The RNA shown here (Lysine riboswitch aptamer) has 178 nucleotides and comes from Terrihalobacillus insolitus. The coordinates come from a structure-prediction model, not an experiment, and the mean pLDDT is 79. Of the family's consensus pairs, 96% are formed in the model. The source organism's lineage runs through Bacteria, Bacillati, Bacillota, Caryophanales and Terrihalobacillus. The sequence was found by an Rfam model in a public genome assembly.
């Protein structure tokens, strides 16, 4: 003095990421309940087989008409919390669960992938949806670091290429080179 490496700490991308409750629309005149009528042997235990248990000719399912009539997820635009692998995808591994087994269902979530955002799409899932998400592809814009050209004392600016978020910026410590 600033070469390399680690460790803390505070920060920036912006239409920036999630969360929470409430309020709106949508789910919807659906699911469901009860009454009548038709109709006649099957129904229920989350789904599918297989059983076992319960209703059911004192009338199962189904339909049709009348009354009354939801809720979940998902959405919407402010509030409010927390934060910049914010998250999103992913799906090992472990648990737990319906009456019983088989497959199945929830719940925890490793690895790997994606720097943001937006927009196309006869790209696929998913859903009640064409809403919205999410994967695929292509395309803009933007952020950020190396390089190279150019301009400018310099700081930096514009332009191409190129790399990822375990980066990246800045301050400090340690350790290590001179």
């Nucleotide at each position: 003095a600033g070469u390399a490496a680690g460790a803390a700490u505070a920060g920036a991308g912006g239409u920036g990421c999630a969360g929470a409750a409430a309020c709106c629309a949508u789910c919807a005149g659906u699911a469901c309940u009860u009454a009548u009528g038709u109709a006649g042997a099957g129904g229920a235990g989350a789904a599918u087989g297989a059983g076992c248990u319960c209703c059911a000719a004192a009338g199962a399912a189904a339909c049709a008409u009348a009354a009354g009539g939801a809720a979940a997820g998902g959405g919407g635009a402010a509030u409010u919390u927390g934060c910049c692998g914010a998250a999103g995808u992913g799906g090992a591994u472990g648990g737990a669960g319906a009456c019983u087994c088989a497959u199945c269902u929830c719940c925890u979530g490793a690895a790997g992938c994606u720097g943001g955002u937006u927009c196309u799409g006869u790209u696929a899932u998913u859903u009640a949806a064409u809403a919205a998400a999410u994967u695929c592809a292509g395309g803009a814009c933007u952020g950020u670091c190396a390089u190279a050209u150019a301009g400018g004392a310099a700081a930096c600016u514009a332009u191409a290429u190129g790399g990822g978020g375990g980066g990246c910026u800045a301050u400090u410590c340690u350790u290590u080179u001179g």